[in-house]
Context: one part of a larger RNA
Molecule: large-subunit ribosomal RNA, domain I
Organism: Jeongeupia sacculi
RNA sequence: UGCAUCUGGUGGAUGCCUUGGCGAUUACAGGCGAUGAAGGACGCGGCAGCCUGCGAAAAGCUGCGGGGAGCUGGCAAACGAGCUUUGAUCCGCAGAUAUCCGAAUGGGGGAACCCACACCUUUUGGUGUAUCCAUGACUGAAUACAUAGGUCAUGUGAAGCGAACCCGGCGAACUGAAACAUCUAAGUAGCCGGAGGAAAAGAAAUCAACCGAGAUUCCCAAAGUAGUGGCGAGCGAAAUGGGAAGAGCCUGUACGUGAUAGCGAUUGUCUUAGCAGAACGGAAUGGAAAGUCCGGCAAUAGUGGGUGAUAGCCCCGUAUGCGAAAAGAUAAACGUGGUACUAAGCGUACGACAAGUAAGGCGGGACACGAGAAAUCCUGUCCGAAGAUGGGGGGACCAUCCUCCAAGGCUAAAUACUCGUAAUCGACCGAUAGUGAACCAGUACCGUGAGGGAAAGGCGAAAAGAACCCCGGGAGGGGAGUGAAAUAGAUCCUGAAACCGGAUGCAU
Numbered sequence: 001u002g003c004a005u006c007u008g009g010u011g012g013a014u015g016c017c018u019u020g021g022c023g024a025u026u027a028c029a030g031g032c033g034a035u036g037a038a039g040g041a042c043g044c045g046g047c048a049g050c051c052u053g054c055g056a057a058a059a060g061c062u063g064c065g066g067g068g069a070g071c072u073g074g075c076a077a078a079c080g081a082g083c084u085u086u087g088a089u090c091c092g093c094a095g096a097u098a099u100c101c102g103a104a105u106g107g108g109g110g111a112a113c114c115c116a117c118a119c120c121u122u123u124u125g126g127u128g129u130a131u132c133c134a135u136g137a138c139u140g141a142a143u144a145c146a147u148a149g150g151u152c153a154u155g156u157g158a159a160g161c162g163a164a165c166c167c168g169g170c171g172a173a174c175u176g177a178a179a180c181a182u183c184u185a186a187g188u189a190g191c192c193g194g195a196g197g198a199a200a201a202g203a204a205a206u207c208a209a210c211c212g213a214g215a216u217u218c219c220c221a222a223a224g225u226a227g228u229g230g231c232g233a234g235c236g237a238a239a240u241g242g243g244a245a246g247a248g249c250c251u252g253u254a255c256g257u258g259a260u261a262g263c264g265a266u267u268g269u270c271u272u273a274g275c276a277g278a279a280c281g282g283a284a285u286g287g288a289a290a291g292u293c294c295g296g297c298a299a300u301a302g303u304g305g306g307u308g309a310u311a312g313c314c315c316c317g318u319a320u321g322c323g324a325a326a327a328g329a330u331a332a333a334c335g336u337g338g339u340a341c342u343a344a345g346c347g348u349a350c351g352a353c354a355a356g357u358a359a360g361g362c363g364g365g366a367c368a369c370g371a372g373a374a375a376u377c378c379u380g381u382c383c384g385a386a387g388a389u390g391g392g393g394g395g396a397c398c399a400u401c402c403u404c405c406a407a408g409g410c411u412a413a414a415u416a417c418u419c420g421u422a423a424u425c426g427a428c429c430g431a432u433a434g435u436g437a438a439c440c441a442g443u444a445c446c447g448u449g450a451g452g453g454a455a456a457g458g459c460g461a462a463a464a465g466a467a468c469c470c471c472g473g474g475a476g477g478g479g480a481g482u483g484a485a486a487u488a489g490a491u492c493c494u495g496a497a498a499c500c501g502g503a504u505g506c507a508u
Base pairs, nucleotide, nucleotide: 001507002506003505004504005503006502007501008500009499015493016458017457020429021428022426023425024424025423026422027421028420029418030417031161032160039101040100041099042055043054044053046079049075050074051073061095062094063093064092065091066090070083071082072081106115107114108113116129117128118127119126120125131158132157133155134154135153136152137151138150139149165196166194167193168192169191170190176183180230206213207212217244218243219242220241221240227235228234248410249409250408252350253349254348255347256346257345262336263335264334266332267331268330269329270328271327272326274322275321276320280295281294282293283292296313297312304316305315306314360382361381362380363379364378365377366376369395390405391404392403393402394401445452446451465492468479469478470477471476
């Protein structure tokens, strides 16, 4: 030095585990905000660093309800001081307080700071003072009346935030076409505006085809069909049939009818705390019994979790049943409302029934449809009808026929989505996986900034977390002790490999 065996160190794979994720289903909720939000800064504890909670009334205050023995949140145990059956801590509902910044709104500003004015209290302090819009009042130019403008008042009017879904406006490129220009990607991404719990659409100037249907939306088929297309790449319907859902209305006058809406309290249901809730013992093994053996019980309860190994009967629960003072949601009936000259609803009759519009020219855009034979829809521009004896459409256009009535408006449901709440589930993951984040993570750290962005889980059933002694400056170790186990000793379950030792044997 090599090989072999044994035994260690290092290291943290593997196995097992799960507090965290991922994906669904059902129900709910679908908004918050000048009554100051979302999000923050700074504070508040006996000692107080961070998290959580809260706001100078500061880990909290008040009322009502629940609950019933301990409590003063977590990391995090201890000390100290206290509270509590005169019902605390805790849970639910309602209320009070709620610094400063932030739409931030008295003015300013380099967010959490600086500087004001007026009024009221006068000690601290309290309130008001942004802009726009709407309404009203008072004023008031050029310019006589006026108008513009100004000032003030009133407003639970707006603003800002929010995951996706929705509607509208603006609107790419990479890419594909095996290059590329029409085309595609795609009206996508992105930006902007607006709204709702859904939005949008919607009661035929629709389709159809000589039969008929009868608003819209969504799904399945029709169908990758008909078409469209440098007829390339590609794009791509509709009628119709079957389903989900279903609902129709308003705008004038006259007549008739006669009480809807709203409001009020009541009652019911649901939600926001909860309550009751069956049935087991023994023996051996073992550190520990829930496993084994023996003998029982209960079940509208054998979902699930915990307990020193695998528990229907030990614990929490579960099936089932019950429950609300207050608050919220919702439904029902009741009352009120009215006495018509004024208003909702219903019925009948009569009337009215949308003009710079429809159509057309030019240029664009949307329609599955790229100008095409190109209807239909929208309109920048120029023109420009008819008036129910009328008008639109039926894919150039004309006739016949059929069908509908534009240029006003409203409308539930079926449909889309999930920041969130509750419950449940998974031939989903199990710490290099699963969220970036199981752990004080959008943290540490990096970047001027926009932005980028980690690593890091596991002693034990219970800390019983090793008193005391010895070596040592300490670290660390040896005894002793705890424990079933300490090669479970605190970066502690298991403990692979690489890598580094020790012992023994063999070889050289």